[in-house]
Transfer RNA from Candidatus Rehaiarchaeum fermentans, 73 nucleotides, folded computationally. The organism belongs to Candidatus Rehaiarchaeum, within Archaea. It matches the Rfam family "tRNA". It is annotated as a transfer RNA.

RNA sequence: GCCUCGGUAGCUCAAUAGGAAGAGCGUCCGGCUGUUAACCGGAAGGUCGCAGGUUCGAGCCCUGCCCGAGGCG
Numbered sequence: 001g002c003c004u005c006g007g008u009a010g011c012u013c014a015a016u017a018g019g020a021a022g023a024g025c026g027u028c029c030g031g032c033u034g035u036u037a038a039c040c041g042g043a044a045g046g047u048c049g050c051a052g053g054u055u056c057g058a059g060c061c062c063u064g065c066c067c068g069a070g071g072c073g
Base pairs, nucleotide, nucleotide: 001072002071003070004069005068006067007066010025011024012023013022019056027043028042029041030040031039049065050064051063052062053061
């Protein structure tokens, strides 16, 4: 330098023939219990790596760049 894969909630990851974002764990509140844990219910939490473009509409498609992993030279 080139190629492939990845970057989404605090963490690990879903959502792929474009219709607008969820789960588990964690955190907080409540229930249960003599108390804690466990269990049960609820809630908060997201510029979807950055900037543009396409589109009525983009996490998803296109371009450039940044970061990480692997490969080739």